[in-house]
RNA sequence: GACUUAUCCAGAAAGACUGAGGGAAUGGCCCUAUGAUGUCUUAGCAACCUCUACCUGUUAACCCGGUAAAAGGUGCUAAUUCCAAUUCGCGAAUAGCGAAUAAGAUAAGCA
Numbered sequence: 001g002a003c004u005u006a007u008c009c010a011g012a013a014a015g016a017c018u019g020a021g022g023g024a025a026u027g028g029c030c031c032u033a034u035g036a037u038g039u040c041u042u043a044g045c046a047a048c049c050u051c052u053a054c055c056u057g058u059u060a061a062c063c064c065g066g067u068a069a070a071a072g073g074u075g076c077u078a079a080u081u082c083c084a085a086u087u088c089g090c091g092a093a094u095a096g097c098g099a100a101u102a103a104g105a106u107a108a109g110c111a
Base pairs, nucleotide, nucleotide: 003109004108005107006106007105008104013042014041015040016039017038021031022030023029026084027083028082043077044076045075048073049072050071052068053067054066055065081103086100087099088098089097090096
């Protein structure tokens, strides 16, 4: 990187060094010398996987389901995935709202 499944309107930042870009891509709109980006340190958020404790049901037991916790593996800590393609529905509408879907991100799995 390909494929499968699940989730994406919640949550959580300071410091050191660096020094001009960044928010995936295109358009928009934003952030940025009151410091972008990257690296590191410390802290935090979350609960996808592992672990642990408890609970319902069926049990000899496991599994499945739920709750809690946060030790380990990831992830994340501007803006809903920042917004938007396309199709469909509502609508007078090119406004606006909703649904599906594409694309993307993350996790777990797979050859």